[in-house]
This is a predicted structure of a 355-nucleotide RNA (Bacterial RNase P class A) from an uncultured Rhodobacteraceae bacterium. Its mean pLDDT, the model's own confidence on a scale to 100, is 77. Its Rfam family is "Bacterial RNase P class A". Rfam classes the family as a ribozyme.

RNA sequence: GCGGAUGGCUGGAUGGCCGCUUGGGUGCAAACCCGAGAGGAAAGUCCGGACUCUAUGAAGCGGCGGUGCCGGGUAACGCCCGGCCGGGGAAACCCGAGGGAAAGCGCCACAGAAAUCAAACUACCCCGCUUGCGGGGGAAAGGUGAAACGGUGGGGUAAGAGCCCACCGCGGCCUUGGUAACAAGGACGGCACGGCAAGCCCCACCGAGAGCAAUGCCGAAUAGGGGGUUCGCAUGGGCGCGCUUCGGCCUGAACCCCGGGUAGGCAGCUAGACCCUGUUGGCAACAGCAGGGCCAGAGGAAUGGUCAUCGCGUCUUCGGACGUACAAAAUCCGGCUUACAGGCCAUCCGCAUUU
Numbered sequence: 001g002c003g004g005a006u007g008g009c010u011g012g013a014u015g016g017c018c019g020c021u022u023g024g025g026u027g028c029a030a031a032c033c034c035g036a037g038a039g040g041a042a043a044g045u046c047c048g049g050a051c052u053c054u055a056u057g058a059a060g061c062g063g064c065g066g067u068g069c070c071g072g073g074u075a076a077c078g079c080c081c082g083g084c085c086g087g088g089g090a091a092a093c094c095c096g097a098g099g100g101a102a103a104g105c106g107c108c109a110c111a112g113a114a115a116u117c118a119a120a121c122u123a124c125c126c127c128g129c130u131u132g133c134g135g136g137g138g139a140a141a142g143g144u145g146a147a148a149c150g151g152u153g154g155g156g157u158a159a160g161a162g163c164c165c166a167c168c169g170c171g172g173c174c175u176u177g178g179u180a181a182c183a184a185g186g187a188c189g190g191c192a193c194g195g196c197a198a199g200c201c202c203c204a205c206c207g208a209g210a211g212c213a214a215u216g217c218c219g220a221a222u223a224g225g226g227g228g229u230u231c232g233c234a235u236g237g238g239c240g241c242g243c244u245u246c247g248g249c250c251u252g253a254a255c256c257c258c259g260g261g262u263a264g265g266c267a268g269c270u271a272g273a274c275c276c277u278g279u280u281g282g283c284a285a286c287a288g289c290a291g292g293g294c295c296a297g298a299g300g301a302a303u304g305g306u307c308a309u310c311g312c313g314u315c316u317u318c319g320g321a322c323g324u325a326c327a328a329a330a331u332c333c334g335g336c337u338u339a340c341a342g343g344c345c346a347u348c349c350g351c352a353u354u355u
Base pairs, nucleotide, nucleotide: 001351002350003349004348005347006346007345008344009343010342012310013309014308015307016306017305018304020037021036022035023034024033025032026031039326043337044336046335047334048333049332050331051211052210053209054208056247057246058245059244060243061242062241064207065206066205067204068203069083070082071081072080073079084098085096086095087094088093099202100201104200105199106196107195108194121142122141124137125136126135127134128133129132150168151167152166153165154164155163169191170189171188173186174185175184176183177182215267216266217265218264225258226257227256228255229254230253231252236251237250238249239248274293275292276291277290278289279288280287281286311324312323313322314321315320
């Protein structure tokens, strides 16, 4: 210098004028003063919660659903951190729907001889004979395919085969290291009957439902309304998947007719599992301690318009011109995923050159 990879920051700023919303103060009010005003994803509504409501709390069994290596973090998670193993890559790094195939069932199309305790298409070897036919052996060579009953080399054989041997692979066992997943080593065993569970299934762990249009209060209304029928009156009927046990709670059920309200106001509504700085512990995620800060709360929905200067980028006849991404809060948080013009920082891998 170039190429690649990973992590992070920013993505507009300042001033004037006019306008809007909101918090606080003064004020009877009108007004005046001080402060604040859309994100890193506010998007998706995919997870987890806080909070609210429903006549259900615990345990067990089952159903339905979710997660799935080990350890740690967290309020919790399907998230994050660290590690192990597997795959991709020359590497830095990236990806993993990562428990179980000897509990059972199911699938492996087409091609191919054959897709599991099988099979012989082209070649191989032996015997017989009418020279291309029959019988026998074998699966080592080739072909098909995603995958063909381990691989390479040697011996052996009629030709061959873990038939035998060496190494690799595989299998349990032992030793060592590690909290563990697992790794390394050793001796033994010719070991063979593949793959798919992101097919059903088995195993381990987790799980009520609905949601701020939740919900609560006030006001209003002939209204907490009126009438009728049939059963019931606590030994009954019920209560958040089903059943059982223990406990807790609610209370009449069904049907028909008349008829008021349901378009209002207030709360929920923004002080938080909050943010910043320093420090201690930890590889880290993160946690503790100390100090500082208050950063929208609308209610059909404000957060804007204009002028000037500057920032960044491109072009330039050096006068200037043009452009400036993705995109708008609505109960609030922790994540994940997706979108993003441009600019900046740091670290790592590789190549080339110079000193």